RNA sequence: UGGGAGAUAGUUUAACGGUAGAACUCUCGGCUCUGGACCGAGCAGUCCUGGUUCGAAUCCAGGUCUCCCAGCCA
Numbered sequence: 001u002g003g004g005a006g007a008u009a010g011u012u013u014a015a016c017g018g019u020a021g022a023a024c025u026c027u028c029g030g031c032u033c034u035g036g037a038c039c040g041a042g043c044a045g046u047c048c049u050g051g052u053u054c055g056a057a058u059c060c061a062g063g064u065c066u067c068c069c070a071g072c073c074a
Stems, first nucleotide, its partner, number of pairs: 001070007010024004018054001026042005047063005
């Protein structure tokens, strides 16, 4: 420098253009003599800026960052 993939909750991971869900963590409660396990409830998220659309996590353009492959220089 070229090509490809990716960015969603504290972590991991879903979501034909139509209510953003789950697991773990955390908090509270139940259970227990206490703790763990187990059960119930709760908190919390779409990388950024624009565009298309009645409606965008999803489509388009640009940017940032991460990973993979190739190339160039040394």